Annotation
This is a predicted complex of two RNAs, RNase P RNA and transfer RNA, with 439 nucleotides together. It holds a member of the Rfam family "Bacterial RNase P class A". It is annotated as a ribozyme. Its mean pLDDT, the model's own confidence on a scale to 100, is 80.

Order: sequence, then structure tokens, then C1' cells
RNA sequence: CGGGAGGCGAGCGAGGAUCGCGGCCCCUGCGAGGGGUCGAGGAAAGUCCGAGCUCCGCAGGGCAGGGUGCCGGGUAACGCCCGGGCGCCGCGAGGCGACGGAAAGUGCAACAGAGAGCAGACCGCCGAUGGCCCCGCGAGGGGAUCAGGCAAGGGUGAAACGGUGCGGUAAGAGCGCACCGCGCGACCGGUAACGGAAGCGGCACGGUAAACCCCACCCGGAGCAAGGCCAAAUAGGGGACGAGGAGCGGCCCGCUCCGUCAUCAGUCCCGGGUAGGCUGCACGAGGGUACCGGCGACGGUACCCCCAGAGAAAUGGUCCUCCCCGCGCGAGCGGGAACAGAACUCGGCUUACGUCGCCUCCCCGUAC
RNA sequence: GGCGCCGUGGCCAAGUGGUAAGGCAGAGGACUGCAAAUCCUCGACCCCCGGUUCGAAUCCGGGCGGCGCCU
Repeated sequence: CGGGAGGCGAGCGAGGAUCGCGGCCCCUGCGAGGGGUCGAGGAAAGUCCGAGCUCCGCAGGGCAGGGUGCCGGGUAACGCCCGGGCGCCGCGAGGCGACGGAAAGUGCAACAGAGAGCAGACCGCCGAUGGCCCCGCGAGGGGAUCAGGCAAGGGUGAAACGGUGCGGUAAGAGCGCACCGCGCGACCGGUAACGGAAGCGGCACGGUAAACCCCACCCGGAGCAAGGCCAAAUAGGGGACGAGGAGCGGCCCGCUCCGUCAUCAGUCCCGGGUAGGCUGCACGAGGGUACCGGCGACGGUACCCCCAGAGAAAUGGUCCUCCCCGCGCGAGCGGGAACAGAACUCGGCUUACGUCGCCUCCCCGUAC
Repeated sequence: GGCGCCGUGGCCAAGUGGUAAGGCAGAGGACUGCAAAUCCUCGACCCCCGGUUCGAAUCCGGGCGGCGCCU
């Protein structure tokens, strides 16, 4: 220099001016103004996990159902994170892994194939033994393969009951042996997963649990449109008072209507609930810095900070300087872009994302 | 904002581990003098991307889209 691996950060750049928008506080002459302060994200997204909070349910335990699944740790909790083990991939830095149990039981394996589970013989090999045929006086020799033996080779399949070699045999076969593989494994190391391993066993125990299932552990349901408080009009409910009340009208008279002892007009009070309003709702498993403990996730201590919040609606524009990029000899001109936008809150995961910066490490080549 | 359900030819749909049924529509052919009806034939990235498995429309994870319920 080139190619890569891992991690972190920024993300319409920084500063200023000005005009606006939303929340809160203050001032005033209460009309509107003025001043101060704060004002989107790493994902605010998907709503996939886990919680806080709230209401409902609940003696305890079990069944059913759902979830998680190597080991240890972190955490309020988790399916998240950290460290470790094992397996696979990569020359490597590193990456990926739903990674308990198939010698509890049940099921499944289409097609092909002889045979698909404690199986099987299509081609094939053999035919030692018994039988058959031929030769031979005989001992015996030869032939075909009827019975039968075998599973080495071929063939099917995703998968066919260890592999290689030597011996052995009629042909073969863990039948025997050596090595490899596999299983059990005293003992040793490790908290554990697991690792190492003397020795033993001729090999049994194929696959599938993101099939039922078994084992261990966890889980009550609903969700801020939860829930709480205040509370019109109208119509019901309860209670008290009650002989008058209402309308026409400026007032009186008058007229009309509804009532006059209770199952009643009217007035008042109480209660539930609706519209509506307030709250829940922004100080929290909160953030920053420093130090300490820990490999780390994380934890502890001290100091500092207050940091959006609605109406589903605010969070922007312009100009100047600097910075960066492109074009141009130059003066200068043009541009500063991605995914996306809070709505009860938090911890994670996942998904989307143009570009830029920093740190550590690996490989190859070259130069010093 | 929260919660639930669904996605299979152009349309309606069955299939829930082993060759993707069926109906309507469409195209081609047969029949007919020509048509209709009838008969035969044809056409599938099972929404997309991964994983489990010998094998996935089906089982599991993620994404996309549509529909419904709660004031």
C1' cells in the first nucleotide's frame, strides 16, 4: 500500500444573527403583548420477548395449556448480555450454532430397492456336506447346481447393521489378529459444561423430538382506550317540604293550563351513570464525570444535572462566518444528502439506514 | 395507541410433512352448416427471506401486505 476481522462514535456539520411554532414559569394597563427556559431518535419503527404501574381473579397443591433448554455468571426480569465448553466454517484475526433426552414408550421414512429396523438376497460368490451325472477295478478325480451356504463385489436409496490390511475359508463373515473408529470406564483436572486417561468390551446401541413424548425450570388474565377523581342536560330511583305553581303582561285585575292530603303539580336534597373536564404523565430499575471491585456483562461510592410531552396537530425558515465535498488556473459558483419522527414508562431483540470518523487485530505483497 | 385473525392460478377455494384437488373465468382442440351446451387438453416462485428435515404450502424464526375489535 492492498485485502479483510472485531468494536465504538457522529449522523441536514459548528458558531452567530433574525423571523416563526409548542410546553412551563415570570411581568404588565388583563386586551394582547414582553422576558426567561426547555423542545425527537439510534432506531422514537415492528409490537417479537421481559418488566414497572393499574384493575380483575386467586387458601394451598395438582391437572390441562404455553414457553425456555450445553455450563457458570450478570440483571428487577428476559427468549437479552458476559465468560467458558463442545461442534461446524475460515490460512488467520475471527464467525455461526433452537446445543437436554432416540440403550422409557408410541409414531414416521413418499418414490426407488431383495431388504427401511433387531431387516434382506435381484445380479453375484460358493456348493466343503447330502443327493445327481461322467471317468476309474479301486482309492479317487471331474462336471452341472437340486438341497443348501454367504454377504466380499455390483445395484437402489437421503439413509442398508463399523473402516483398512493380513490371516482364515468351499465361498465368506469381527470368524481371528493389528491399527483406526465406537461403547463402558477406575482414576486425575475443573464450581460446572467438559477435558485427559490406565484398563475392559468384538461391536451391541441407525435417523427423526422446529413428530407425539420424557426430564428440568419458568408462567393467573387484561392492558394507560388500564385505572382514579370531579361532574351538565334529559329520563329513571330514594327522601323531604308542599297548597299552590306556571303562562299571557311593564304592573294590578283578569283569563287559560297543571294540581289541592298523596300512587299528586311544583320546589329542594341525595345516589348511580352519560357528555365533558382533570388525573394517571414525565424524578426515573434516570443521566453525566471521577474513583474502586470484577477477565467481562455488571456492581459500589462521591459529586454534579433535571432532560420533550400534547389537541393523534409544536420541534421550522432565511442570512453571515468557518468547515467538508464537487467544478474552475483564479476571483468564484454549486452542494452538505440516508433510514425515519415521541404519545404510560423502562430493559432487550429484530428490522430500515447514503455517508464520515476513531481504536485494536489478521493475511498478502513491497520498502526501510 | 393497544389487541386479534388471515395471505394457495385472474376470482372462489380444498389440502396441516411425501406428485398442489375442485368450481368459475381464460386459451387451444373435438363436436356443429355456424354457434351454444358438452367433452378433452393447458397454465402455480403456495406473499417474501432464512432455518429444521432425506423431503416444507404445511413445522420454526424474521419481514411485507390485508382485514377486524377496543374510545